[in-house]
This is a predicted structure of a 103-nucleotide RNA (SAM riboswitch aptamer (S box leader)) from Anaerosolibacter carboniphilus. The prediction has a mean pLDDT of 83. NCBI's taxonomy places the organism under Bacteria, Bacillati, Bacillota, Peptostreptococcales, Anaerosolibacter. Of the family's consensus pairs, 97% are formed in the model. Rfam family: SAM riboswitch aptamer (S box leader). Gene Ontology term of the family: regulation of gene expression. The sequence is in RNAcentral, with records from Rfam.
RNA sequence: CUCAUAUUCAGAGAGGUGGAGGGAUCGGCCCUAUGAAACCCGGCAACCGGCUUUUUCGAGCAGCGGUGCCAAGUCCGACAGUAAAAGUACUGGAAAAUGUGAG
Numbered sequence: 001c002u003c004a005u006a007u008u009c010a011g012a013g014a015g016g017u018g019g020a021g022g023g024a025u026c027g028g029c030c031c032u033a034u035g036a037a038a039c040c041c042g043g044c045a046a047c048c049g050g051c052u053u054u055u056u057c058g059a060g061c062a063g064c065g066g067u068g069c070c071a072a073g074u075c076c077g078a079c080a081g082u083a084a085a086a087g088u089a090c091u092g093g094a095a096a097a098u099g100u101g102a103g
Stems, first nucleotide, its partner, number of pairs: 001103008013041001015040003021031003025078004042070003047066003050061004074095001079092005
C1' cells in the first nucleotide's frame, strides 16, 4: 500500500515544553496568542495479547504488554433515495479513522 472484517450519538487535565496553526480531501462551518501543531506527563476506552470460566461458541476480570483515542456524532455535507412549497429532516451508500487477520 491492497484485500477482508468489526467498530465509529459514550468517555478522557483549568499540568509542563513549545510557539502558529489545526479540524483527512473538496465545499461549508468552526477551533486557536484567554496560546494551534508537535513532544512530555496525565487521563479515557477496552480491539489484540493476558487471566478466570467454558468442549466450543460465549461470558466475565484486570489494565501488566501491543495499539488507539482525549472540541463539535466520523463537526456537517459531498453519491442515491424518501418526505416537504422551501429552509430542511430521514434512510442507505461512498469516503475516512482505528483494531484484527491476510497478501